[in-house]
RNA sequence: CCACGACAAUGGCACCCCCGUCGCGAGGCGGGCUCGCAAAGCCAGGGGUCUCUCGCAGAUCGCCCAGCCGCCGAC
Numbered sequence: 001c002c003a004c005g006a007c008a009a010u011g012g013c014a015c016c017c018c019c020g021u022c023g024c025g026a027g028g029c030g031g032g033c034u035c036g037c038a039a040a041g042c043c044a045g046g047g048g049u050c051u052c053u054c055g056c057a058g059a060u061c062g063c064c065c066a067g068c069c070g071c072c073g074a075c
Stems, first nucleotide, its partner, number of pairs: 004073002012037002017032006035062001041068002045065003048060004052055001
C1' cells in the first nucleotide's frame, strides 16, 4: 500500500414514528427517539422503484451496480 472485517478499540451515522418547516407531490431540512449500518460518507453515471405540472421534469444512494474519499488494525 492492497485485500479483509474481529465477542478488538476510538468514535460516527441514524430506519420507523413524533413535532416543526419547505414542496402540487414523491420527498427534503431541523429537533427528539434509535431499527439497524464497516462506508447507512459523497456522488443521480447505469438500472429499479416512486411523484407530478407528464418533460431534455423531479425524488430515492438505508434498493442494486459503478465511481471518489475515509477510521482502526485481529485473522